RNA sequence: UACGGAAAGCGGCAAAACCACCGAAAGGUGGCGGCGCAAAGUCACCGGCCUAACGAGUCGAAGAACUCCAGGGCGGCGGGACUGCCCGG
Numbered sequence: 001u002a003c004g005g006a007a008a009g010c011g012g013c014a015a016a017a018c019c020a021c022c023g024a025a026a027g028g029u030g031g032c033g034g035c036g037c038a039a040a041g042u043c044a045c046c047g048g049c050c051u052a053a054c055g056a057g058u059c060g061a062a063g064a065a066c067u068c069c070a071g072g073g074c075g076g077c078g079g080g081a082c083u084g085c086c087c088g089g
Base pairs, nucleotide, nucleotide: 003088004087005086012037013036018031019030020029021028022027035076041082042081043080045079046078047077048074049073050072055068056067057066058065
C1' cells in the first nucleotide's frame, strides 16, 4: 500500500417535513431540520429507476385526455473510476 474495521478520538455529511427561488415535470439551489450514512466525498462510463417539455401517434367538434420517446433527472439504487480522516495492517 492492498485490505479490514468504525471500538476510541477529532469530526464530517444531512432524509422527510416546512419556507423561498429555479424548472413543464422529475428534480435542483439556499435556509431550517435530523432519518440515517465509514465514503450519504466527486464523477452519468455500465445497469436500474423517475419525469415527458419538444417531437410522433391515437381519440375527438375542439380544449383536454391516452400511448411512445431523454437529448432532462436520481451519486442517499447497484456496479465502476478517482480522492480522503482515524485505528489495525